RNAcentral holds the sequence, with entries from MGnify. The RNA shown here (FMN riboswitch aptamer (RFN element)) has 157 nucleotides and comes from Vibrio quintilis. The prediction has a mean pLDDT of 77.
RNA sequence: AUUCUCAGGGCGGGGCGAAAUUCCCCACCGGCGGUAUGUUCCCGACAGACGGUUUGUGUUGCAAACCAGGAAUGAGCCCGCGAGCGCCCGGUUUUCCGGGGUCAGCAGAUCUGGUGAGAUGCCAGAGCCGACGGUCAGAGUCCGGAUGAGAGAGAAU
Numbered sequence: 001a002u003u004c005u006c007a008g009g010g011c012g013g014g015g016c017g018a019a020a021u022u023c024c025c026c027a028c029c030g031g032c033g034g035u036a037u038g039u040u041c042c043c044g045a046c047a048g049a050c051g052g053u054u055u056g057u058g059u060u061g062c063a064a065a066c067c068a069g070g071a072a073u074g075a076g077c078c079c080g081c082g083a084g085c086g087c088c089c090g091g092u093u094u095u096c097c098g099g100g101g102u103c104a105g106c107a108g109a110u111c112u113g114g115u116g117a118g119a120u121g122c123c124a125g126a127g128c129c130g131a132c133g134g135u136c137a138g139a140g141u142c143c144g145g146a147u148g149a150g151a152g153a154g155a156a157u
Base pairs, nucleotide, nucleotide: 001157002156003155004154005153006152012026013025014024015023027141028140029130030129031081032080033079034078038073039072040071041070042069043048051067052066053065054064055063056062057061076128077127084106085105087100088099089098090097091096110126111125112124113123114122132144133143134142
């Protein structure tokens, strides 16, 4: 570089009601890449810093030098990205289709305590968030665009 494959989970119980998987109480779920003090393995070392290795001294030790290593994995709310809405352009001018691009918009959400050299990531606790359209009644969880698109991941040549 080309081709191929893969690439999203979740309403269970109860309440009110004519009607709710949409409201209320309890519950359930977490795309892709990065980042570590977590986990596994490697490394000369059951180590990787209140620790360890080497050397000197010559011993319940002391002194000096060196070691914060590598790979994989790894956060819904840390950084960035994607899909979606909106916007802009073209076609059609009913609606829909194609394209642009992150632009001027939407694009969510975390604190407290502990440990530690170092934590918004580990441990404990308490919180918070979730496009658009539809609907006998308001949706992260149902239906739809979508057997789509895609951040990207893997394989083959």